Notes:
A computed fold for a 553-nucleotide part of an RNA from Schleiferilactobacillus harbinensis, annotated as large-subunit ribosomal RNA, domain I. The coordinates come from a structure-prediction model, not an experiment, and the mean pLDDT is 85. The source organism's lineage runs through Bacteria, Bacillati, Bacilli, Lactobacillaceae and Schleiferilactobacillus. It matches the Rfam family "Bacterial large subunit ribosomal RNA".
[in-house]
Context: one part of a larger RNA
RNA sequence: GGCGCACGGCGGAUGCCUUGGCACUAGGAGCCGAUGAAGGACGGGACAAACACCGAUAUGCUUCGGGGAGCUGCACGUAAGCUUUGAUCCGAAGAUUUCCGAAUGGGGGAACCCAGCCAUCUGAGAAGGUGGUUGAUCAGUCGUGAAUACAUAGCGGCUGAUCGGCAGACGUGGUGAACUGAAACAUCUCAGUAGCCACAGGAAGAGAAAGAAAUUUCGAUUUCCCAAGUAGCGGCGAGCGAACAGGAAAGAGCCCAAACCAGCGUGCUUGCAUGCUGGGGUUGUAGGACCGAUGUAGUGAGUGAUAAAAGAAGGAAUUAGGCGAACGGCCUGGGAAGGCCGGCCAGAGCGGGUGACAGCCCCGUAGCCGAAAGUUGCUUCUCUCCAAUCGGGAUCCUGAGUACGGCGGAACACGUGAAAUUCCGUCGGAAUCUGGGAGGACCAUCUCCCAAGGCUAAAUACUCCCUAGUGACCGAUAGCGAACCAGUACCGUGAGGGAAAGGUGAAAAGCACCCCGGAAGGGGAGUGAAACAGUACCUGAAACCGUGUGCCU
Numbered sequence: 001g002g003c004g005c006a007c008g009g010c011g012g013a014u015g016c017c018u019u020g021g022c023a024c025u026a027g028g029a030g031c032c033g034a035u036g037a038a039g040g041a042c043g044g045g046a047c048a049a050a051c052a053c054c055g056a057u058a059u060g061c062u063u064c065g066g067g068g069a070g071c072u073g074c075a076c077g078u079a080a081g082c083u084u085u086g087a088u089c090c091g092a093a094g095a096u097u098u099c100c101g102a103a104u105g106g107g108g109g110a111a112c113c114c115a116g117c118c119a120u121c122u123g124a125g126a127a128g129g130u131g132g133u134u135g136a137u138c139a140g141u142c143g144u145g146a147a148u149a150c151a152u153a154g155c156g157g158c159u160g161a162u163c164g165g166c167a168g169a170c171g172u173g174g175u176g177a178a179c180u181g182a183a184a185c186a187u188c189u190c191a192g193u194a195g196c197c198a199c200a201g202g203a204a205g206a207g208a209a210a211g212a213a214a215u216u217u218c219g220a221u222u223u224c225c226c227a228a229g230u231a232g233c234g235g236c237g238a239g240c241g242a243a244c245a246g247g248a249a250a251g252a253g254c255c256c257a258a259a260c261c262a263g264c265g266u267g268c269u270u271g272c273a274u275g276c277u278g279g280g281g282u283u284g285u286a287g288g289a290c291c292g293a294u295g296u297a298g299u300g301a302g303u304g305a306u307a308a309a310a311g312a313a314g315g316a317a318u319u320a321g322g323c324g325a326a327c328g329g330c331c332u333g334g335g336a337a338g339g340c341c342g343g344c345c346a347g348a349g350c351g352g353g354u355g356a357c358a359g360c361c362c363c364g365u366a367g368c369c370g371a372a373a374g375u376u377g378c379u380u381c382u383c384u385c386c387a388a389u390c391g392g393g394a395u396c397c398u399g400a401g402u403a404c405g406g407c408g409g410a411a412c413a414c415g416u417g418a419a420a421u422u423c424c425g426u427c428g429g430a431a432u433c434u435g436g437g438a439g440g441a442c443c444a445u446c447u448c449c450c451a452a453g454g455c456u457a458a459a460u461a462c463u464c465c466c467u468a469g470u471g472a473c474c475g476a477u478a479g480c481g482a483a484c485c486a487g488u489a490c491c492g493u494g495a496g497g498g499a500a501a502g503g504u505g506a507a508a509a510g511c512a513c514c515c516c517g518g519a520a521g522g523g524g525a526g527u528g529a530a531a532c533a534g535u536a537c538c539u540g541a542a543a544c545c546g547u548g549u550g551c552c553u
Stems, first nucleotide, its partner, number of pairs: 001552009015538001016503002020474002022471007029463002031165002039100003042055003046078002051073001052059001061094006070082003105114003115134008135163010170201001171199005181188001185235001211218002222249004232240002253455003256399001260279009284433001286398004290392005298386001300385003310382005316376004321369003327342005343360002345349001351363003404428008414440001435450005490497002510537001513524004
């Protein structure tokens, strides 16, 4: 030195575990904010650095409920206290709530600086303290009031609204790529996607036919299945890609403008025009106004559409909770829930815990019961609201710089095409019910419909969040980045990037005392089932490093 054997060190794999994640299901909730949010800064404890909680009333205050023996968070120490005159704790409603932050008195390098006015306190005064108030924009209203006489602009007061946040989701709109594919590439595609911006709601958007159809009809919208990878579009390449019908979910319809009437104004050329309010009225087999007739007729509807302001009662759900069956002995063991023996409950043998594996030990579970206060929805009552039909056909009304056309674009599955339909820009520019639009150029016939005003639940999309639950999901290099004080430490000027890190034991019983040592550490003793479980703590693989010994050299 090599090969073995034995025993160690180092190391932290593996096994087992799970407080944390992941994906879903059902129900709920789907907003908060000038009454100052979200998010923070700084403070508050007997001792207090962090986290959690709270705000100068600061580890908490009040009230009403629950609950019933301990309590003063994590945090296991000491001290000092509280509590059956019901504490701690749980729920509901309140009070307080520094400073920053939309931040809003002015400023500002966020958590700071400096003010005006009113009230009040101290003070002789100066000055200081305390409380309140002072943002912008819009709307309404009142006052004041230039050039400029009336007036207007402007200015000021009061009242109300808005501003900001977020859930990295879902929605609507504006703007809008490229890589890529076409085996290159330009039309095309990716894609109206990603990104950016604005705005909103618990959903949004759409929506009560100037529709769809096809010779028969249907009857708002939305979503799903199907139609169908069809009809089509397409350097007819790559690719893009409907609709009707049919089947389901859901189901709901309404209000204005106008004609006409009444009232009150305004303008002036004094007989017209126009404004406001109320009535009237809302459609296509045209309807309405208007005229004539009938005379209150619906066992109508309901405040979350139409369509408006409330109240009461009842029961339900929810935000704390409560009751809740049934077991013992022996053996092994540190420990019984294990084994053996003999019982019991079950509307409960889901689950968790207990010194190993428990229906009957504990918490629970099935079942049943429960709310002073808050919230939600339901029913009933009070109450509130709306309303019609027939005939006539002379006159009037029925959404105008609109429809539509030319040119230039865009959206429609549809790339300009024979290109209907919809929208935008620009230039033109109708008809008025004997009217108008559509049926994929266009015309006729026929059919369907009534634009140029508005509102509208449900079925649909999503999940930051709450409750209950589920998993041929993970089990600490996995699963969220984060099981642990993690968006932390750390890196970066910054935008931003972003970790590692779980396990003593049933119980700290966490090694009194003695010895060596300066200490660290170790040896005894003791605890414990175990200390090679000693907080460098379960198991403790390999690499790597040793000690002893056998054999070989």